Predicted 3D model of a 111-nucleotide RNA (Guanidine-I riboswitch aptamer). Rfam family: Guanidine-I riboswitch aptamer. Rfam describes the family as follows. This family represents a conserved RNA structure found upstream of the ykkC and yxkD genes in Bacillus subtilis and related genes in other bacteria.
[in-house]
RNA sequence: UGAGUUGGCGGCUAGGGUUCCGGCGCUGAACGGCGUGACUGGUCCGAGAGCUGCCACCGGCGGGGGGAGAAAUCCCCGCCUGGCGCACGGCGGGACAAAAACCCGGGAGAC
Numbered sequence: 001u002g003a004g005u006u007g008g009c010g011g012c013u014a015g016g017g018u019u020c021c022g023g024c025g026c027u028g029a030a031c032g033g034c035g036u037g038a039c040u041g042g043u044c045c046g047a048g049a050g051c052u053g054c055c056a057c058c059g060g061c062g063g064g065g066g067g068a069g070a071a072a073u074c075c076c077c078g079c080c081u082g083g084c085g086c087a088c089g090g091c092g093g094g095a096c097a098a099a100a101a102c103c104c105g106g107g108a109g110a111c
Base pairs, nucleotide, nucleotide: 004111007055008054009053010052011051012050015045016044020042021041022039023036024035025034026033027032057083058082059080060079061078062077063076064075065074086106088109092104093103094102
């Protein structure tokens, strides 16, 4: 100095906090107000290196088109218990109410 195989979207989970709901405490005649996430929770946020589905892509097979044509490149459709690998990782910063394994970020760095 370079390389190390990195498509998209959804559902969910580990995890995360506290706007809202609920819980708890105080207060109030009551509606409610204030505090509390060192409250299991519902809503909510949520993974490149978690799970999963779909699409895309790749491969194979079959059919159709195209072609002067037995073919091929090329285009379309269908099918398949087919393939889709690897991946150690801060500090700091950012968003929303807030936080995070979210985003910066498969970044810096390490190997």
The coordinates come from a structure-prediction model, not an experiment, and the mean pLDDT is 80.
Of the family's consensus pairs, 100% are formed in the model.
It was read from a public genome assembly, where an Rfam model found it.